[in-house]
Context: one part of a larger RNA
RNA sequence: UUGGGCGUAAAGGGUGCGCAGGCGGUCCUGCAAGUCUGGAGUGAAACGCAUGAGCUCAACUCAUGCAUGGCUUUGGAAACUGGAGGACUGGAGAGCAGGAGAGGGCGGUGGAACUCCAUGUGUAGCCGGUAAAAUGCGUAGAUAUAUGGAAGAACACCAGUGGCGAAGGCGGCCGCCUGGCCUGUUGCUGACGCUGAGGCACGAAAGCGUGGGGAGCAAAUAGGAUUAGAUACCCUAGUAGUCCACGCCGUAAACGAUGAGGACCAAGUGUUGGGGGUGAAACCUCAGUGCUGAAGUUAACGCAGUGAGUCCUCCGCCUGGGGAGUAUGCACGCAAGUGUGAAACUC
Numbered sequence: 001u002u003g004g005g006c007g008u009a010a011a012g013g014g015u016g017c018g019c020a021g022g023c024g025g026u027c028c029u030g031c032a033a034g035u036c037u038g039g040a041g042u043g044a045a046a047c048g049c050a051u052g053a054g055c056u057c058a059a060c061u062c063a064u065g066c067a068u069g070g071c072u073u074u075g076g077a078a079a080c081u082g083g084a085g086g087a088c089u090g091g092a093g094a095g096c097a098g099g100a101g102a103g104g105g106c107g108g109u110g111g112a113a114c115u116c117c118a119u120g121u122g123u124a125g126c127c128g129g130u131a132a133a134a135u136g137c138g139u140a141g142a143u144a145u146a147u148g149g150a151a152g153a154a155c156a157c158c159a160g161u162g163g164c165g166a167a168g169g170c171g172g173c174c175g176c177c178u179g180g181c182c183u184g185u186u187g188c189u190g191a192c193g194c195u196g197a198g199g200c201a202c203g204a205a206a207g208c209g210u211g212g213g214g215a216g217c218a219a220a221u222a223g224g225a226u227u228a229g230a231u232a233c234c235c236u237a238g239u240a241g242u243c244c245a246c247g248c249c250g251u252a253a254a255c256g257a258u259g260a261g262g263a264c265c266a267a268g269u270g271u272u273g274g275g276g277g278u279g280a281a282a283c284c285u286c287a288g289u290g291c292u293g294a295a296g297u298u299a300a301c302g303c304a305g306u307g308a309g310u311c312c313u314c315c316g317c318c319u320g321g322g323g324a325g326u327a328u329g330c331a332c333g334c335a336a337g338u339g340u341g342a343a344a345c346u347c
Base pairs, nucleotide, nucleotide: 003319004318005317006316007301008300012315014202015201016200017199021195022194023193025088026087027086028085029084031082033081034080035077036076037075038074039073040072041071042070048066049065050064051063052062053061054060091192092189093188095185096184097183098182099181103178104177105176106175107174108173109172110155115150116149117148118147119146120145121144125137127136163170164169207248208247209246210245211244212243216242217241221237222236223235224234259314260313261312262311263310264309267292268291269290270289271288272287273286274285275284276283296303297302320347321346322345329340330339331338332337
């Protein structure tokens, strides 16, 4: 490689868009490249297989026939694939009418709380903190309490295996701009589709660059405890950072540890958003989101119309453990590092 696999044993790319490529609905006509079938030529000899012959047998040798992935050429078939033409509406898209939503970007704005500042009341540890303490704060008047002000960050309740988004992710309120989705309806287009190596874009947190900002929290750090020690867990402080703008980084238990699309295959129950139906219900239906469970499947656990069932198409990936996501080369990056990614050796 083949084969067999990829929820948990090794293995689904973090996610999308998409060039090439691969694959592709229904019907008709004609072509004949693939396909099937006949003829001709070629396919050296030896070797191989079958039958026979020659050395006393055999090995060996000889004869005849067969075979020889195939290739070339020439007739024929037209179901399937393909290419051409025509038609269709179920796939896909679009129009019209409704709908839900923390989807995204920008601007504005609100209240609670924490902290700080000012002023008043008030007085000594009822400060703080812990298992207990201490460091710390406080007679220069703290803690507490009242009023006023400043600043930054996050949005209690609503809140829900609720919603939206491709994923990362998204939550006060208002406005502007903007993406997607669902339902109903068929008068529209007429296969326009699916997947997608490369490529491009997006991509939590941390981190990096420049400039702002800095309330709370808090790596590092300092001190106090604990301890045999304590470079920790606990406490008091506290800087980067966390926040904003722009530009990088490109990783993750980026998880449903489950790639995308399509068809088919018992039921029951909850819920979100539509539609039909009803006086209101019941009930029916579409799209999501949960639970239980049939067949089936699985090594088991479990999964089970949201499949890990039965099939088809396309992509990615795996092939014993360690060495090792290391070395090296290359590419990217300001750096940190990232992507790609071995071998010796060893069990």
This is a predicted structure of a 347-nucleotide part of an RNA (small-subunit ribosomal RNA, central domain) from an uncultured bacterium. The full RNA is in RNAcentral, with records from ENA and SILVA. Its Rfam family is "Bacterial small subunit ribosomal RNA".